Predicted 3D model of RNase P RNA and transfer RNA as a complex of 444 nucleotides. The coordinates come from a structure-prediction model, not an experiment, and the mean pLDDT is 76.

RNA sequence: CGAGUUGGCUGGGUAAUCGCUGCUUCAUGGUUGUGCGAAAGCAGACAUAUGGGGGGGAGGAAAGUCCGGGCUCCACAGAGCAGGGUACUAGGUAACGCCUAGGGAAUGAAAAUUCACGACAAGUGCAACAGAAAGUAUACCGCCGUUUAUCGGUAAGGGUGAAAUGGUGUGGUAAGAGCACACCGCACAACUGGCAACAGAUUGUGGCAUGGUAAACUCUACCCGGAGCAAGACCAAAUAGGCUUCGUUAACGUUGCUCGCGUAAGGAGCGGGUUGGUCGCUAAAGUUAGGGAGUGAUCUUUAACGUAGAUGAAUGAUUACCGCUGAAUAACACAGUACAGAACCCGGCUUAUAGGCUGACUCAUUUU
RNA sequence: UGGGGUAUCGCCAAGUUGGUAAGGCACUGGAUUCUGAUUCCAGCAUCCCUAGGUUCGAGUCCUAGUACCCCAGCCA
Numbered sequence: 001c002g003a004g005u006u007g008g009c010u011g012g013g014u015a016a017u018c019g020c021u022g023c024u025u026c027a028u029g030g031u032u033g034u035g036c037g038a039a040a041g042c043a044g045a046c047a048u049a050u051g052g053g054g055g056g057g058a059g060g061a062a063a064g065u066c067c068g069g070g071c072u073c074c075a076c077a078g079a080g081c082a083g084g085g086u087a088c089u090a091g092g093u094a095a096c097g098c099c100u101a102g103g104g105a106a107u108g109a110a111a112a113u114u115c116a117c118g119a120c121a122a123g124u125g126c127a128a129c130a131g132a133a134a135g136u137a138u139a140c141c142g143c144c145g146u147u148u149a150u151c152g153g154u155a156a157g158g159g160u161g162a163a164a165u166g167g168u169g170u171g172g173u174a175a176g177a178g179c180a181c182a183c184c185g186c187a188c189a190a191c192u193g194g195c196a197a198c199a200g201a202u203u204g205u206g207g208c209a210u211g212g213u214a215a216a217c218u219c220u221a222c223c224c225g226g227a228g229c230a231a232g233a234c235c236a237a238a239u240a241g242g243c244u245u246c247g248u249u250a251a252c253g254u255u256g257c258u259c260g261c262g263u264a265a266g267g268a269g270c271g272g273g274u275u276g277g278u279c280g281c282u283a284a285a286g287u288u289a290g291g292g293a294g295u296g297a298u299c300u301u302u303a304a305c306g307u308a309g310a311u312g313a314a315u316g317a318u319u320a321c322c323g324c325u326g327a328a329u330a331a332c333a334c335a336g337u338a339c340a341g342a343a344c345c346c347g348g349c350u351u352a353u354a355g356g357c358u359g360a361c362u363c364a365u366u367u368u
Numbered sequence: 369u370g371g372g373g374u375a376u377c378g379c380c381a382a383g384u385u386g387g388u389a390a391g392g393c394a395c396u397g398g399a400u401u402c403u404g405a406u407u408c409c410a411g412c413a414u415c416c417c418u419a420g421g422u423u424c425g426a427g428u429c430c431u432a433g434u435a436c437c438c439c440a441g442c443c444a
Stems, first nucleotide, its partner, number of pairs: 002363009012322007020057002023054007030046002034043003059339001063350002066348005071228004078259004083224005088102005103117001104115004118219002123217002125213002140158002142154004166184006185208001186206005191200003232279004242270005251263004272443003286305008323337004369440007378393003387424001395411005417433005
């Protein structure tokens, strides 16, 4: 040079005109009837109307709704069974199935990436077809012995299969075989290092017993009450406050079941009415910057900021110029400009995403 | 907005602990008939909504996505 790995940030800009939706303020009107006043009126108030001024108004994923938490109601959340989830170790956190660091395995030449990574030595099950045999059993071809028909020995070699009972060598034997030995592998125990997972070309014991499969049932350890802002609280409006049925531990709610608890005149179904408003609602485990602790996730401290709140649902449209792309260079013209739109709020994960900026790291082969 | 479910041939669908996709209608070809219908015979899934994974092997198990469907407030 080229090829590649990985982390972070950003994700159009400016101006003009016309709008939309909250907030605030001013003016004018309206309503109400509180205070003052004899009255006119003045002051005050408002889910009020119109107009003017000021200021705010989508995202990194607002998405999928896959996890976790807050919040609200049911007994501040109970007991047992059932059910569900998670699964190497340590740490972080409000919590997590998330994140960080480390261990192991696999892939890669490397940077690095991926992992549903407890237990099949508790028990049960499964393995089609092929194959002699698919789990405590066996011999199809072959090899060896005796005998020439079979019988016995064997698991070196061949063959089947996704998978076939440690590997290599030497000895041994009729032929063979952990049958014996050496080395490697494996299992168990100890020692050393490490908080631990685990590691060790450390020592000893064992000829090897216990093949695979848990994204099969299951077992082990830990965790999990249910519902969700259409939660829930309040105001207003409306009416056929009607009919049927159940019935005192029934019905409904609280979980699938059994208890327990709540509702005390109720539950279920049909029919009827209404389909308006207020709160919940945005100050948030908040954001930004600096200092400190830590390998890091993160924690701590100081300062500043305080940042959408709609309800058929605002956050927009048009024009001009610039930026970027089509396109290798220059000018002009033309076309295009990613994924995508809050709905109670946060922390994650996952998925979609044109383009741009930037940090760190690796390099086998080939060429110089 | 929240909650729940479904997807297998053109249509309706079965598929129980993973072992190689039943059946019916329709369609295609043939037989029967003078012709058509009926009837009979044969054929018709190789991408089981899509992608990836686990496994020797996936319609089935797991993960992610796509499309479609259903339910719901208040009063009494």